[in-house]
RNA sequence: GCCGCUGUAAUUUAGCCUGGUAGAAUGCCUGUCUCAUGAGCAGGAUAUCGUAGGUUCAAAUCCUACCAGCGGCA
Numbered sequence: 001g002c003c004g005c006u007g008u009a010a011u012u013u014a015g016c017c018u019g020g021u022a023g024a025a026u027g028c029c030u031g032u033c034u035c036a037u038g039a040g041c042a043g044g045a046u047a048u049c050g051u052a053g054g055u056u057c058a059a060a061u062c063c064u065a066c067c068a069g070c071g072g073c074a
Stems, first nucleotide, its partner, number of pairs: 001073007010026004020057001028044005050066005
């Protein structure tokens, strides 16, 4: 220098191919239960999806460039 893969909540991740309300688990907060803690049960908050553009009525999803991590080729 070239190519590929990955980037989504505090953490681990689904969804991307085939555009249409961003979901789950763990953790956190509140309540319930308990003498108390934990477990169980009920409820709640947290991600505009790595960044910036483009296409579109509509983009996490398609296109381009860039950034970061990993790998391969030279």
The RNA shown here (transfer RNA) has 74 nucleotides and comes from an archaeon.
Rfam family: tRNA. Its family is annotated with triplet codon-amino acid adaptor activity in the Gene Ontology. By type it is a transfer RNA.
Model confidence (mean pLDDT): 84 of 100.
RNAcentral holds the sequence, with entries from ENA.